Predicted 3D model of an 86-nucleotide RNA (c-di-GMP-I riboswitch aptamer) from Desulfoscipio geothermicus DSM 3669. The sequence was found by an Rfam model in a public genome assembly. Its Rfam family is "c-di-GMP-I riboswitch aptamer". Its family is annotated with cyclic-di-GMP binding in the Gene Ontology. Rfam's curators write: GEMM was predicted in a large-scale screen for bacterial structured RNA regulatory elements. Genes associated with GEMM are involved in a diverse array of functions, including chemotaxis regulation, signal transduction, secretion and chitin. The model forms 94% of the base pairs in the Rfam consensus. Its mean pLDDT, the model's own confidence on a scale to 100, is 78.

């Protein structure tokens, strides 16, 4: 020094709820707040999952299709870091 892997020690992040705003919905985003987390940082590349404004079917009920989103804490995958115990 690198590769691991995660002891200590600085240091990050925020779940559930609650409030406000957004947005057709899913959701997102602030502020309170801590369940937890070695990438709980970033990418929608894959397969998955959740709405359905629109659009098509449908006598109706209704179904179907992202161009919306879901990687602060679903998977996988890429990639970018903090400290240096065994």
């Nucleotide at each position: 020094g690198c590769u691991a892997a995660g002891a200590a020690a600085a240091a990050g992040c925020a779940a559930a709820c609650u409030u406000a705003u957004u947005g057709a919905a899913a959701u997102a985003u602030g502020a309170g707040g801590a369940c937890g987390c070695a990438a709980a940082g970033c990418c929608a590349c894959g397969g998955g999952c959740c709405u359905a404004a629109u659009g098509c079917a449908u006598u109706a009920c209704u179904g179907c299709a992202a161009c919306g989103a879901c990687a602060u804490g679903a998977c996988g995958g890429g990639u970018u870091g903090c400290c240096g115990a065994a």